Context: one part of a larger RNA
RNA sequence: CUGGGCGUAAAGAGUCUGUAGCCGGUUUAAUAAGUCUAUUUUCAAAUACCAGAACUCAAUUGUGGAGAGGGGAUAGAUACUGUUAGACUAGAGUAAAGGAGAGGUUAGUGGAAUUUCCUGUGGAGAGGUGAAAUUCGUUGAUAUAGGAAGGAACGCAGAAAGUGAAGACAGCUAACUAGCCUUGUAACUGACGGUGAGAGACGAAAGUUUGGGUAGCGAACAGGAUUAGAUACCCUGGUAGUCCAAACUGUAAAUGAUGCACGCUAGGUGUUGGUCUUAAGGGAUCAGUGCUGUAAUCAAACGAGUUAAGCGUGCCGCCUGUGGAGUAUAGUCGCAAGAUUGAAACAC
Numbered sequence: 001c002u003g004g005g006c007g008u009a010a011a012g013a014g015u016c017u018g019u020a021g022c023c024g025g026u027u028u029a030a031u032a033a034g035u036c037u038a039u040u041u042u043c044a045a046a047u048a049c050c051a052g053a054a055c056u057c058a059a060u061u062g063u064g065g066a067g068a069g070g071g072g073a074u075a076g077a078u079a080c081u082g083u084u085a086g087a088c089u090a091g092a093g094u095a096a097a098g099g100a101g102a103g104g105u106u107a108g109u110g111g112a113a114u115u116u117c118c119u120g121u122g123g124a125g126a127g128g129u130g131a132a133a134u135u136c137g138u139u140g141a142u143a144u145a146g147g148a149a150g151g152a153a154c155g156c157a158g159a160a161a162g163u164g165a166a167g168a169c170a171g172c173u174a175a176c177u178a179g180c181c182u183u184g185u186a187a188c189u190g191a192c193g194g195u196g197a198g199a200g201a202c203g204a205a206a207g208u209u210u211g212g213g214u215a216g217c218g219a220a221c222a223g224g225a226u227u228a229g230a231u232a233c234c235c236u237g238g239u240a241g242u243c244c245a246a247a248c249u250g251u252a253a254a255u256g257a258u259g260c261a262c263g264c265u266a267g268g269u270g271u272u273g274g275u276c277u278u279a280a281g282g283g284a285u286c287a288g289u290g291c292u293g294u295a296a297u298c299a300a301a302c303g304a305g306u307u308a309a310g311c312g313u314g315c316c317g318c319c320u321g322u323g324g325a326g327u328a329u330a331g332u333c334g335c336a337a338g339a340u341u342g343a344a345a346c347a348c
Base pairs, nucleotide, nucleotide: 004319005318006317007302008301012316014202015201016200017199021195022194023193025088026087027086028085029084030083031082033081034080035077036076037075038074039073040072041071042070043069049065050064051063053061054060091192092189093188094187096183097182098181099180103177104176105175106174107173108172109171110154115149116148117147118146119145120144121143125136126135162169163168207248208247209246210245211244212243216242217241221237222236223235224234259315260314261313262312263311264310267292268291269290270289271288272287273286274285275284276283277282297304298303321348322347323346330341331340332339333338
């Protein structure tokens, strides 16, 4: 290499769009490139194979013969694949009529709470802890009542619920905007499809740059404790940050640790959104989302089981003992942090 694999043993890229490539529904005709058959030519000799011969045998030598396979040519075959021309509607899409939603962007707006400030009441403690102390307080704290400011997050409803490709998305209202589901009048197009190397777009948190903002929380830092020590856990403070705008970064246990698409293979029981049906209870069906299951089947086991890890097809990505190591070097990207691609010696 082949073979074999990728939920948990090594292995599914964070996600999507999509170029090349690969793969591709039903049917008619043509063609004959792939494919198949026959004939022919060639693949020097030697070697190898088969037959029989010679040297007493053998090794050896010499004679004759044959096949497989590859390349070329000619003549044919036409099921499949391809190509060309035409047709179809079951895949795919469009339109129509309905529908649900924390999908996205922008603007406005609301109440509860924390903090700070002002004013009143009040008068000695308050905080905090296992216990304390640092800390705050007679320049009046804590508590309580009224008022103001400002920032951030949205209680209940709330859910195994919903939406989104993923990351993710939740007070309320409006504007703009994207996707999805159902129905079947089957109105239109007529294979327009699947996957997808490169490529492009999006991508939590932290971090970076510039300018704002800063209530609470809070790396770093300071102090108080604890302790043998305590660069921690606990406490009192507290800067970056967390928030906004614009631009980078491009990574996560980015997880369902399970790539995408299509077809097939028992059920039971919930739930979300439609449709059909029933007098009602209920039932059927499509699209999601859960639980359960010795149905079958799979699996080393755990378990999976129509939301497959079952049975198949197509395409992509990835794995190949452990450490060294996601390191070194080099390339690319980045302001940097770093990211990405990614070894070997050596040891076992």